[in-house]
RNA sequence: AACGAUAAAGGCAAACUAUCUGAAAAGAUAGGGCGCAAAGAUACUGGUCUAAAACCCGAAAGGGUCAGGAUAGCAGGUCUGCCGAAG
Numbered sequence: 001a002a003c004g005a006u007a008a009a010g011g012c013a014a015a016c017u018a019u020c021u022g023a024a025a026a027g028a029u030a031g032g033g034c035g036c037a038a039a040g041a042u043a044c045u046g047g048u049c050u051a052a053a054a055c056c057c058g059a060a061a062g063g064g065u066c067a068g069g070a071u072a073g074c075a076g077g078u079c080u081g082c083c084g085a086a087g
Base pairs, nucleotide, nucleotide: 003084004083011036012035016031017030018029019028020027021026034073040079041078042077044076045075046074047071048070049069050068054065055064056063057062
């Protein structure tokens, strides 16, 4: 240190369940614990999901596009950080 151990001290918390928020994706809190060495922060880039409103199509049911939203536990970038065996 750009490396990462059946190490130590601590940390985070998937699915699922309950309550709440949201149109939805999803989020918050509590339980839970699959995993995580950045599973800390950040939507800058690509991806994925959603799309109430708006616009378009339609007689309607409904469909399409999209501003916007979500995801950092999809990857990359940027910023920051605990520990220290081997190599």